A computed fold for a 76-nucleotide RNA from an Armatimonadota bacterium, annotated as transfer RNA. The coordinates come from a structure-prediction model, not an experiment, and the mean pLDDT is 82.
[in-house]
RNA sequence: AGGGGCUUAGCUCAGUUGGAAGAGCACCGGUCUCCAAAACCGGGUGUCGCAGGUUCGAGUCCUGUAGCCCCUGCCA
Numbered sequence: 001a002g003g004g005g006c007u008u009a010g011c012u013c014a015g016u017u018g019g020a021a022g023a024g025c026a027c028c029g030g031u032c033u034c035c036a037a038a039a040c041c042g043g044g045u046g047u048c049g050c051a052g053g054u055u056c057g058a059g060u061c062c063u064g065u066a067g068c069c070c071c072u073g074c075c076a
Stems, first nucleotide, its partner, number of pairs: 001072007010025004019056001027043005049065005
């Protein structure tokens, strides 16, 4: 330099035909307990990497770009 993949909650990951965002764990509040843990009840806490475009409507489609991983190549 060329090609491919990934980026969504604190972490690990889902997300259907484009109809407007979820799970587990963690965390917070409550019940219980002398206190705590466990258990149970309740709560999503989010610029969907970033910027722009298409669309009535974008996590999803298009363009550019950043980071990480893999493959090929170049220099040394």
It matches the Rfam family "tRNA". Taxonomically the source falls in Armatimonadota (Bacteria, Bacillati).